Predicted 3D model of a 254-nucleotide part of an RNA (large-subunit ribosomal RNA, domain VI) from Toxarium undulatum. Model confidence (mean pLDDT): 84 of 100. Lineage of the source: Eukaryota > Stramenopiles > Ochrophyta > Ardissoneaceae > Toxarium. It is recorded under the gene name rnl. The RNAcentral record of the full RNA draws on ENA.

Context: one part of a larger RNA
RNA sequence: CGUAGAAAAUUGCGAGACGUAAACUCUAGUACGAGAGGACCGAGAUUAAUGAAUCUCUGGUGGAUCGGUUGCUGUAUCAACAGCAUAGCCGAGUAGCUAUAUUCAUAAUAGAUAAUCGCUGAAAGCAUCUAAGCGAGAAACUAACCUCAAGAUAAAUUUUCAUUAUAUAGAACGUAACAGAUUAUUACGUGAUAGGCUUGAUGUGUAAGAAUUGUAAGAUUUUUAGCUAACAAGUACUAAUUAAAAACACUAGU
Numbered sequence: 001c002g003u004a005g006a007a008a009a010u011u012g013c014g015a016g017a018c019g020u021a022a023a024c025u026c027u028a029g030u031a032c033g034a035g036a037g038g039a040c041c042g043a044g045a046u047u048a049a050u051g052a053a054u055c056u057c058u059g060g061u062g063g064a065u066c067g068g069u070u071g072c073u074g075u076a077u078c079a080a081c082a083g084c085a086u087a088g089c090c091g092a093g094u095a096g097c098u099a100u101a102u103u104c105a106u107a108a109u110a111g112a113u114a115a116u117c118g119c120u121g122a123a124a125g126c127a128u129c130u131a132a133g134c135g136a137g138a139a140a141c142u143a144a145c146c147u148c149a150a151g152a153u154a155a156a157u158u159u160u161c162a163u164u165a166u167a168u169a170g171a172a173c174g175u176a177a178c179a180g181a182u183u184a185u186u187a188c189g190u191g192a193u194a195g196g197c198u199u200g201a202u203g204u205g206u207a208a209g210a211a212u213u214g215u216a217a218g219a220u221u222u223u224u225a226g227c228u229a230a231c232a233a234g235u236a237c238u239a240a241u242u243a244a245a246a247a248c249a250c251u252a253g254u
C1' cells in the first nucleotide's frame, strides 16, 4: 500500500518442523540342531542421543540483600557508622537469567507404493506374478502428530459495532512491563499502571542501646533478634491531573 469502514473469532490453499539408536526381561533355553549353540514373530520396561518448554526440585550466577573481617581516613572523643583499598577480602543468598536440573516429544495408525513375493490367467490347448483383473510388501512417499498460515491479488468465512458524528477505530501524550537496541507488542491513565507504605514470603543469622559478668580480648540476657534487591497480597499517599491563552491546523469517510 492492497484486500473499498472498524473490532473480534474462525476456515486452511499452502509451507515448515519432526523422523534416531542400543542393550535388557518375558515368550524360551522354546522352534531348529547329533551336539556345541540358539532364534524369527510378539509383549514389557529402561537408557543414550537429539529437540522443545520450564525454573517446583538440584546447582550456577546474582556489583542497590545480610553477615564476618584487615589497613588507612573521616564524623571532636568511647561506642556506633561512613568512605577508599579488584564489590578491599571472605561466608551465604531473593527475583531474574541459566544447565549439569525438571517435564514432554521423537508414538500408535492409515493409504498408495519400491525391490521382492504371490493369486487367477491367456496370447502360445502346456507353462507363465501380466497382457485384462486381484493381493502382500520399506526408517523412503502421502496423511496422522507439532508450528506457521487469507499478499490464498481467485486477497476467504462468521459475529458484533458505527451510519456523517464530541460517533467508530486509531494516532499522540503520560505511568509501565509477562515486551524491548529504536520501533513494535502488551497492561493501564482515577485507577492497583509504576513508586511509596502496610502485611507476608525469602535471605542473612541473633542489630543498636542497656544490664550482668570478666583484669582484658570477650561472653550472657533483653533476642529466631535487627535488617532484608528484583517476589506476593493489600492500600490512592505520590505520579498517570485540571484550567486558560496564543500559534499550527492530526488520519480515514465506506
Base pairs, nucleotide, nucleotide: 001151005161006160007159008158009157010156014148015147016146020048021047022046024044025043026042032037049106050105051104052103053102054101058099059098060097061096065092066091067090068089069088070085071084072083073082074081075080109143110142111141116136117135118134119133168252169251170250173189174188175187176186177185193239194238195237196235197234198233199232200231203227204226209222210221211220212219213218